[in-house]
Order: sequence, then C1' cells, then structure tokens
RNA sequence: GCCGCGGUAGCUCAGUUGGGAGAGCGCCGCCCUCGUAAUGCGGAAGUCGCCGGUUCGACCCCGGCUCGCGGCU
Repeated sequence: GCCGCGGUAGCUCAGUUGGGAGAGCGCCGCCCUCGUAAUGCGGAAGUCGCCGGUUCGACCCCGGCUCGCGGCU
C1' cells in the first nucleotide's frame, strides 16, 4: 500500500425489505426475609465510530475518514 470482517446501552451481542432502537448480564428501586442472596415486579441508561451524499424517511444504501482484528505484498 491492497483485500476482507468488525465498531449499536457499563459489558457481551442481536437487529431489518429503508419507517417501532432491542436482548442477556450488570446497575437502581420495590416485593419477599430476622437479615442477606436468589426468585419475582418495575426503572434508568444510546451521537447506532466520525463527516458528507441519496431518500418523504438511513443503524440499514453510496462515498470519504478513523479505530480494532485477520490476510496479501
């Protein structure tokens, strides 16, 4: 330098034909208990890596950039 894959909640990760942003764990509160844990119930938490483009509408399509991993030279 070139090619491929990946970057979404604190962590691990889903997500689709372009129209609702989600799960598990964790965290907070409540219930329960003599007390704690577990179970149960409820809740908070997001620049969907960044900048542009297309579109009525973009996590999703297109271009550039950036970071990580792998491969080639």